Transfer RNA from a Clostridiales bacterium, 75 nucleotides, folded computationally. The sequence was found in a public genome assembly. The prediction has a mean pLDDT of 84. Rfam family: tRNA. From the family's description: Transfer RNA (tRNA) molecules are approximately 80 nucleotides in length.
[in-house]
RNA sequence: CCGUCCUUAGCUCAGCCCGGAUAGAGUAUCAGAUUCCGAUUCUGAGGGCCGUGGGUUCGAAUCCCGCAGGACGGG
Numbered sequence: 001c002c003g004u005c006c007u008u009a010g011c012u013c014a015g016c017c018c019g020g021a022u023a024g025a026g027u028a029u030c031a032g033a034u035u036c037c038g039a040u041u042c043u044g045a046g047g048g049c050c051g052u053g054g055g056u057u058c059g060a061a062u063c064c065c066g067c068a069g070g071a072c073g074g075g
Base pairs, nucleotide, nucleotide: 001074002073003072004071005070006069007068010027011026012025013024020058029045030044031043032042033041051067052066053065054064055063
């Protein structure tokens, strides 16, 4: 220098290919139930403007382009 892939909740990830309006799960945290207290289990709650800036579209986490960070391959 060239190419491919990844970036979504505190953490690990799904959803992306094939756009549809209110973005989910597990875990962690908090509260309640249970217990003599705790662990476990059960119930509930909070937590995201989907890396960033543009574009396309009636509508974008999803499609297109630039940039940033990371992983890998080639020269």
Lineage of the source: Bacteria > Bacillati > Bacillota > Clostridia > Eubacteriales.